A computed fold for a 352-nucleotide part of an RNA from an uncultured bacterium, annotated as small-subunit ribosomal RNA, central domain. The full RNA is in RNAcentral, with records from ENA, Greengenes and SILVA.

[in-house]
Context: one part of a larger RNA
RNA sequence: UUGGGCUUAAAGGGCGCGUAGGCGGCGGCAUAAGUCAGAAGUGAAAUCCCAUCGGCUCAACCGUGGAAUCGCUCCUGGUACAGUGUCGCUCGAGUAGGAUAGGGGUCUGUGGAACUGCCGGUGGAGCGGUGAAAUGUGUUGAUAUCGGCGGGAACGCCAGUGGCGAAAGCGACAGACUGGACCCUCACUGACGCUGAGGCGCGAAAGCUAGGGGAGCAAACGGGAUUAGAUACCCCGGUAGUCCUAGCCUUAAACGUUGGGUACUGGGUAGAAAGGGUUCCGAUAACUCCUUCUGCCGGAGCGAAAGUGUUAAGUACCCCGCCUGGGGAGUAUGGUCGCAAGGCUGAAACUC
Numbered sequence: 001u002u003g004g005g006c007u008u009a010a011a012g013g014g015c016g017c018g019u020a021g022g023c024g025g026c027g028g029c030a031u032a033a034g035u036c037a038g039a040a041g042u043g044a045a046a047u048c049c050c051a052u053c054g055g056c057u058c059a060a061c062c063g064u065g066g067a068a069u070c071g072c073u074c075c076u077g078g079u080a081c082a083g084u085g086u087c088g089c090u091c092g093a094g095u096a097g098g099a100u101a102g103g104g105g106u107c108u109g110u111g112g113a114a115c116u117g118c119c120g121g122u123g124g125a126g127c128g129g130u131g132a133a134a135u136g137u138g139u140u141g142a143u144a145u146c147g148g149c150g151g152g153a154a155c156g157c158c159a160g161u162g163g164c165g166a167a168a169g170c171g172a173c174a175g176a177c178u179g180g181a182c183c184c185u186c187a188c189u190g191a192c193g194c195u196g197a198g199g200c201g202c203g204a205a206a207g208c209u210a211g212g213g214g215a216g217c218a219a220a221c222g223g224g225a226u227u228a229g230a231u232a233c234c235c236c237g238g239u240a241g242u243c244c245u246a247g248c249c250u251u252a253a254a255c256g257u258u259g260g261g262u263a264c265u266g267g268g269u270a271g272a273a274a275g276g277g278u279u280c281c282g283a284u285a286a287c288u289c290c291u292u293c294u295g296c297c298g299g300a301g302c303g304a305a306a307g308u309g310u311u312a313a314g315u316a317c318c319c320c321g322c323c324u325g326g327g328g329a330g331u332a333u334g335g336u337c338g339c340a341a342g343g344c345u346g347a348a349a350c351u352c
Base pairs, nucleotide, nucleotide: 003324004323005322006321007306008305012320014202015201016200017199021195022194023193025089026088027087028086029085030084031083034081035078036077037076038075040073041072042071049066050065051064053063054062055061092192093189094188095187096185097184098183100181104178105177106176107175108174109173110172111155115151116150117149118148119147120146121145122144126137127136163170164169207248208247209246210245211244212243216242217241221237222236223235224234259319260318261317262316263315264314267297268296269295270294271293272292273291275289276288277287278286279285301308302307325352326351327350334345335344336343337342
C1' cells in the first nucleotide's frame, strides 16, 4: 500500500493454451445508466472553521449567527468521450488458393566408423599406465595384427554469432503420420482482437516404481600412488545410473539473469528464406527493391555506470507476474501435491 521500481543493486512467473476479469479499430443513427451543467430535497445536534457579535473583569469556557458537511436522492437539460442497441466499413484478426525453407514432433526400419566380447590365424614377452611409479594384465600365449560372428550406445566430416521450436529442446539415412512459420494473390468473413487471477497441459539433468537392456562411461565402493594427513585432485578396477517401454517427480545460472501485445522514432554492415524489377538470346550470373527472421557496429534518447540503441533498456498505451534493509529463512507452522526424495504456499521471536 500512496509512491517508486524489476539486464547487473530486492524484484519477470520455466513455457504455452485458455476461464472469469481488465482493455479494445473506422463511419452513421438511437439511447442517456457512466459523465457534464442548472434547480430542488436531504446530509440531527455537538465538534472543526469564520464573526468588527454577545455573557462571565480577560482568556479558557459558554451563547448567537454564518460557513462547511461535494456525499446521496430526484427533476430539467447537454452528448465530446466511454457504455448499450442497431446499421455499415476494411487497415487489426482470421479463412481460402498457390509456392518455399527447416536437426519442429511421433513411430517404424536401415547403415557405416569406433568400442567391447567370443571364435580362428600369425607371432612370442611383454602390455598398460604416470610427473615418476605402483595396483592391474600376460607363456593357461596377452599387447600388436588379420579374418569371422555377436552386442549396446552415439551419429565424425557437412556445421555456420546457420536453421527449427512456446519453452524445455532438436543433428546419420529412408518411409509413414503430423504441428507451426514465411512469401505471393488480395478472393472471402467483417473487430471475430490483446492480455490473462484461478485452471489445464508441456517441462533439461538427477531421482523414484515395474519390466527389459547393459558396449562405453561412471556417483557409491575396493585397490595403487601423492601427502604431515588425502575420506580429494592422478592411476587400475567398478555397482547404481546413463539406454528402451509404461507411470511418477516438476526442479535449474529453466539466462537475453530483460513477461506478452500494439504503434511511433536517424543510419551502416553481414547472414538465412520467399517474392518483384533491370541488364542479358536466355539464365542458376550481375545489380537492385521489398517482406519475414538471425547477428554485429553505432546516432539521438535513456541509463548510477557498464551499456542499450527499430530484436530498446527510447517515446507511449493495455493486461499479467513480482519487489519493499541484511541475517534468522526459503527455515518453522498450517494447508496441499508426491510412493519416496521432496515440491508449492510461507511467517515470527531475536539480532545488526